[in-house]
Context: one part of a larger RNA
RNA sequence: GGCUGCUGGAGGAUGCCUAGGCAUCGAUAGGUGAUGAAGGACGUGCUAACCUGCGAUAAGCUCCGGAGAGCGGGAGAGACGCAUUGACCCGGAGAAGUCCGAAUGGGGAAACCCGGUAAGAGUAAAAUCUUAUCAUUCUCAUCUGAAUACAUAGGAUGAGAAAGCGAACCUGCUGAAGUGACACAUCUCAGUAAGCAGAGGAAAAGAAAUCUAGUAGAGAUUCCCAUAGUAGCGGCGAGCGAAGUGGGAAAAGCCUAAACCAGAAGAUUUUUUCUUUUGGGGUUGCAGGGCCAAUCAAUAAAGUUCAUAGGAAUUUUAGCAGAACUACCUGGAAAGGUAGGUGAUACAGGGUGAUAGCCCCGUACGCGAAAAGAGGAAUAUGGACGAGAUUGGUACCUAAGUAAGACCGGACACGAGAAACCCGGUCUGAAUCUGGGGGGACCACCCUCCAAGGCUAAAUACUAAUCGAUGAGCGAUAGUGUACCAGUACCGCGAGGGAAAGGUGAAAAGAACCCCUGUUAGGGGAGUGAAAUAGAACCUGAAACCAGCAGCUU
Numbered sequence: 001g002g003c004u005g006c007u008g009g010a011g012g013a014u015g016c017c018u019a020g021g022c023a024u025c026g027a028u029a030g031g032u033g034a035u036g037a038a039g040g041a042c043g044u045g046c047u048a049a050c051c052u053g054c055g056a057u058a059a060g061c062u063c064c065g066g067a068g069a070g071c072g073g074g075a076g077a078g079a080c081g082c083a084u085u086g087a088c089c090c091g092g093a094g095a096a097g098u099c100c101g102a103a104u105g106g107g108g109a110a111a112c113c114c115g116g117u118a119a120g121a122g123u124a125a126a127a128u129c130u131u132a133u134c135a136u137u138c139u140c141a142u143c144u145g146a147a148u149a150c151a152u153a154g155g156a157u158g159a160g161a162a163a164g165c166g167a168a169c170c171u172g173c174u175g176a177a178g179u180g181a182c183a184c185a186u187c188u189c190a191g192u193a194a195g196c197a198g199a200g201g202a203a204a205a206g207a208a209a210u211c212u213a214g215u216a217g218a219g220a221u222u223c224c225c226a227u228a229g230u231a232g233c234g235g236c237g238a239g240c241g242a243a244g245u246g247g248g249a250a251a252a253g254c255c256u257a258a259a260c261c262a263g264a265a266g267a268u269u270u271u272u273u274c275u276u277u278u279g280g281g282g283u284u285g286c287a288g289g290g291c292c293a294a295u296c297a298a299u300a301a302a303g304u305u306c307a308u309a310g311g312a313a314u315u316u317u318a319g320c321a322g323a324a325c326u327a328c329c330u331g332g333a334a335a336g337g338u339a340g341g342u343g344a345u346a347c348a349g350g351g352u353g354a355u356a357g358c359c360c361c362g363u364a365c366g367c368g369a370a371a372a373g374a375g376g377a378a379u380a381u382g383g384a385c386g387a388g389a390u391u392g393g394u395a396c397c398u399a400a401g402u403a404a405g406a407c408c409g410g411a412c413a414c415g416a417g418a419a420a421c422c423c424g425g426u427c428u429g430a431a432u433c434u435g436g437g438g439g440g441a442c443c444a445c446c447c448u449c450c451a452a453g454g455c456u457a458a459a460u461a462c463u464a465a466u467c468g469a470u471g472a473g474c475g476a477u478a479g480u481g482u483a484c485c486a487g488u489a490c491c492g493c494g495a496g497g498g499a500a501a502g503g504u505g506a507a508a509a510g511a512a513c514c515c516c517u518g519u520u521a522g523g524g525g526a527g528u529g530a531a532a533u534a535g536a537a538c539c540u541g542a543a544a545c546c547a548g549c550a551g552c553u554u
């Protein structure tokens, strides 16, 4: 020096555990804010750095309800207190609530500075202080009111609304690139990501100018399954990719404009005409409606619906009650073993010194609210619809800078293509029921529908938040970035990036006292404990690595 063994050190793997996280399901809720939010700053305790709570009434004040013996948050110490005249705690309703923040009296480098007005306090007078109030925009009303006569613009006052925040879902407007095409430009990624605007508990869509093609028919929209990776589109490359229809979920239909009639206001030259406006009328394709005439029915009932009042069932926010076991043995400890019992509408689960139906919390079944909320039934009142029909005539109406066309774009599964249908920009620009659109260029026939106004529940999407349940889900390098005072420490000018870090023991019983020493370091005794090689650098304690001792060997 090497090998082997043993004893240790160092280290923190592994095992076990779970306070946390993940996913799904069900239910609830789906908003909040000028009555000042979300989020913060600064304060606030007997002593108080942090977290939590709270706000100068500051770990809290008042009332109501629950609960019933302890309590003064985490926090374990001391001091001092509170509490059966019911504290602490839990729930409901209030009070109070500094400063910043939409921030809104003005300013501003957020949590600061400086004002006006009214009233009060204060002063000899000031200063100073307190309370209230003072932003902007829009709408409505009233009062005023220029150039300029009426008027209008403008002004003032009052009332109401808005603004900001919020996870996803939704609609609209803008709108990429990495990528794929084995390069790349059309194409793709993708109308995605991102930005902006707006809304709701859902949003959007929606009652056919739809779709079919069969001498059949369907009958608003939305969503799911199939149709179908089909028909198609496509440097016919990569790729993109329907619809009719069938089966389901859910179902719901309505209102205007116009003709015509009546009223009001205004303009215009009186007549007349026009404009605006209110009410009636009317709402469709088998065309319908108006008007005129005739005939019939009829003067309003069921029913439906809306508004207002009303407030039921049910339910949310504290809770209550809840069966049944003992002995011996082992052990530090019994829930284990043995023996004998016993409950079960309860043998879900958790805890308790090891594994408990019967020890504790619970669980099954059942019960409960002074207060506030959700919910909206019955009922009442009022309104609307129901409320005309047929025949004949008439040709008055039936959404115009619209439809359509040309050019250029977009969107349709469809890349300009034979390219319809739909949307937009520019330029043109109809018809009026003997009318018009569509049926994938276009034409004819046929069929089908009625644009150029509007509203509409459900089936569908999502989950920041609350409650409950579940897991061939993780178990501290996993699971959230965060099981722990984590969006912290730290890094960055900034946008932003972003950790590590769990476990004594059943119980602190957390080691009195003694010794070594410079020592609040470390250790040795003593003591606690089942265990201290469980001693706080604390469960288990692998390996690399280090040392001591022993054996063998060079």
Base pairs, nucleotide, nucleotide: 001553002552003551004550005549006548007547008546009545015539016503017502020474022471023470024469025468026467027466028465029463030462031165032164039100040099041098042055043054044053046078047077050074051073061094062093063092064091065090066089070082071081072080105114106113107112115134116133117132118131119130120129121128136162137161138160139159140158141157142156143155144154169200170198171197172196173195174194180187184235210218211217222249223248224247225246226245232240233239253455254454255453256399260280261279262278263277264276265275266274267273285433287398288397289396290394291393292392293391294390295389296388303385304384305383306382307381308380309379314374315373316372317371319367320366325340326339327338328337329336341358342357343347349361350360351359404428405427406426407425408424409423410422414440435450436449437448438447439446490497491496510538513525514524515523516522
A computed fold for a 554-nucleotide part of an RNA from a Chlamydiota bacterium, annotated as large-subunit ribosomal RNA, domain I. Its Rfam family is "Bacterial large subunit ribosomal RNA". Rfam links the family to the GO terms structural constituent of ribosome and ribosome. The full RNA is in RNAcentral, with records from ENA.